The part of an RNA shown here (small-subunit ribosomal RNA, 3' major domain) has 474 nucleotides and comes from an uncultured prokaryote.
The coordinates come from a structure-prediction model, not an experiment, and the mean pLDDT is 83.
[in-house]
Context: one part of a larger RNA
This record gives sequence, structure tokens and C1' cells, in this order.
RNA sequence: UGACGGGGGUCCGCACAAGCGGUGGAGCAUGUGGUUUAAUUCGAUGAUACGCGAGGAACCUUACCUGGGCUAGAAUGUGAACGCAAUCCCGAGAGAUCGGGAGUUCUUCGGACGUGAAACAAGGUGCUGCAUGGCUGUCGUCAGCUCGUGCCGUGAGGUGUUGGGUUAAGUCCCGCAACGAGCGCAACCCCUAUACUUAGUUGCCAGCAUGUAAAGAUGGGGACUCUAAGUAGACUGCCUGCGCAAGCAGAGAGGAAGGUGGGGACGACGUCAAGUCAUCAUGGCCCUUACGCCCAGGGCUACACACGUGCUACAAUGGGGAGUACAAAGGGUUGCUACCUGGUAACAGGAUGCCAAUCUCAAAAAGCUCUUCUCAGUUCGGAUUGAGGUCUGCAACUCGACCUCAUGAAGUUGGAAUCGCUAGUAAUCGUAUAUCAGCAAUGAUACGGUGAAUACGUUCCCGGACCUUGUACA
Repeated sequence: UGACGGGGGUCCGCACAAGCGGUGGAGCAUGUGGUUUAAUUCGAUGAUACGCGAGGAACCUUACCUGGGCUAGAAUGUGAACGCAAUCCCGAGAGAUCGGGAGUUCUUCGGACGUGAAACAAGGUGCUGCAUGGCUGUCGUCAGCUCGUGCCGUGAGGUGUUGGGUUAAGUCCCGCAACGAGCGCAACCCCUAUACUUAGUUGCCAGCAUGUAAAGAUGGGGACUCUAAGUAGACUGCCUGCGCAAGCAGAGAGGAAGGUGGGGACGACGUCAAGUCAUCAUGGCCCUUACGCCCAGGGCUACACACGUGCUACAAUGGGGAGUACAAAGGGUUGCUACCUGGUAACAGGAUGCCAAUCUCAAAAAGCUCUUCUCAGUUCGGAUUGAGGUCUGCAACUCGACCUCAUGAAGUUGGAAUCGCUAGUAAUCGUAUAUCAGCAAUGAUACGGUGAAUACGUUCCCGGACCUUGUACA
């Protein structure tokens, strides 16, 4: 100087407390451990692994296993030579591949295109993340981490950065052997809440007409909504009280918004030899008729069990039936499909519009109205299983999703323990997208609808910041 203390002081955080809803019990989905296996590819492992890499494992992916093959090799470049190649057909084979047949470019003659021997450069998801770059997690959006000069100290180092206030903040003020400065904080950026200006098509429809069973459907209009560019607006600016000041308090005024308005992006010096050599790049080591490459089939989907994360429930604030209302944000030409017909349905056959503020996916659902069920393992719950189908795709056996009929398991609110959340939040309800032929999505990421309770307080648990103290620790 740090680190640590079941030392002290001050302060903060959904840290506790006050509340609301869960997890832990059940069934299923998914990840992991373990076990099994020819293989169940590899990585991630307290917080900071475990719906994680994977934003989509039937083949492919695929790295694993079994078997069949290749050896300048699957790809790319240079390239003598060829236009017998490429391409198509037949046969063998699980296919890779092998055999046979057909076939035979363009040209401005420079060449283009295709094939391609030898040779030179291969290839490796093999090892080392404790050799590395890059990227990332975490402490932590915590308020810290440092430097120049000066001063103090023999020196390590200190001072500044401590003290008194204040703040979300090393934020600002006052003081001071310090005076300044940098990286962080804040602001500048984006979305959102208000108003105005400009612009009205594909959006809108108040007034004026036309028109319909109804409908911005039509003429027209720019008022309104909205769209998308710009501008204004919030700064403790004003008032009162307290205070030297910074600032604090106020159901104060004005205002759409008030004291950082709400949210996002943004992550200092560093810590964990944290994670990643399997995104990529890369040093070293290793393999080179194989640890490289091609192919078929299998595996990654196994199952006594254990754990994590979720979904669905156990019901009446509910289940079923009928009717009816209101979003936002996205996607669409290998696509989204109105509408019609068939089918109980998944879907199929036609057909129309749309490269989309125009057409379409699209029905929002919870909600509201009427009705039924009457507390039961039930008209709750839907696992499991049987049968029949639909679709995608060379192909649904291992191992896809969906539909219909039948079946109808556990489960009556969950021990010890434990998690999230402070407001348009929790809870609850649907919608969309990426990936994608299809889908194991209950996941992830966005979007809106309805919409709470509670916070006395900081004694305690956990984590953190500053000062101080002790130390046989570095």
C1' cells in the first nucleotide's frame, strides 16, 4: 500500500421487511448429470453451466459409430494437352463408384467456355483458451480508476481523491500544500408522452353532393385521425420556507409532462491464468494409403434414476354452447392468398388480388350478453393407448407435425427450502417474427389488451461503496 475481520462509523441495492404471484408435490416438454451403448459427437459446471453454443438433429446438418470405397486427394489457383469432354440413356451396386452406348461447343481466329495429366500450393470440428488475437460473461451502470507539476517522506509511498455539507453519481458547494488534467458519471444519439409547421397517397371523412341492404363505395375535401420530416417544450426557470453555498422541502403556480418525465443504446482502470483453438484468425505439437476425403445405414431422440428451466392442471373469479366488441407490431412472388365448391376437420380442387399504409396472413384473446353444468376425480384435468385420415418431403420404421372418433392416467394447491417483481410494473390474455420443405416452439425475441397490492422502516440475511481500526496474511 492492499486484502481480510462472527471490529467500528456512514450510505446504497426487490438485500431484508410489507405485499402479489410462483418453483419444490402431479403429468408432459426441454436441458444436464448418471447409466447404457458399436456410437449415444463436442463444448458450457457456484454466483457468472443446465429451453446454454443450437434463431429449428428424419436424409443433409454431423463433427460420432458400423460397413463399402479414394490417395496430389472434396474445394480453389497456375497449367501442357484435349473438344473423345460436358450432357443423356442402359446395366451392376446400398450408394460412392464402375462398365457400355448415344452425343459431339461458340468465334470478330485474338480468344471465350468446358474437361483436364504431371507438378507446386492440400486437408484435419486432431491437442494445447495455462502460448495467443478477436469476441463475451461477471463484479456493475457499481462510482470509482489514474496522471502531470508541486509539496511531504531515507524509502515503499502519501498528498491531490481526506474533512464539513449535498447528490442517482469523485454530482456540486465550502474548506484545505496543493494546483490542474485524463478515463469513467451526466449530457450529446434513438424510441415514447404534448403542441405547432410542412406534405396529403395506398391513409382519413367534419361539412357538401352521389349512392347502397350495408360499406370512404364515388365526386370531392385537408378540417380530424394517422403517416414522416422539421421545430418548440422542462431548465429547480418562477414563488414560498430552510441554508454561507451547493442544494432540500411544498396536494405552490403555470404546464401534456417536474425535479434524471418513462424506456433503450452506451459498461472506466481492472478481477476471476473466467469462457471460447468447434464462428473466425493464429504460435507450437501431432496425423499424412489417414486423426484427411466420398458414400449407405445407424446414432446425437437410449432410460432404473437425480437435478435445473418451463408448459398444462388440480376447477364455479370456472368448464361447455350461442351471439357480439376493441389492438399493436411484423411477414408475403420458390410467397401470402380473398372468394366459391367438397370434406365433421386437418386439408383438397378451382379462382382472384397483391413485390403491398392499396391485396393478404387475420379469427385478436381475455372482455361483454344469454344459456347449461352445481362441487363430483365431475361436462374439472388431459397424459397414455387403439383406429382412421391430412400435409411436407426422394424418404416420416428407428424419429415429423396436424385432424377426427374412441380411451380417459396422475392430479383436490404441494415438506424442508427457494425464486421473480416497486407501475402501465407484477399477474393475466392473446398476436407476430427469425430459424424453417416440414417440425417435435410449451423455447427465444418483439407487440399490444386488461391491470393490482405493498414499502412502517434499515435491527437482521446477501452483495456493494467510502472513512477508520486490528492483523503472526501478500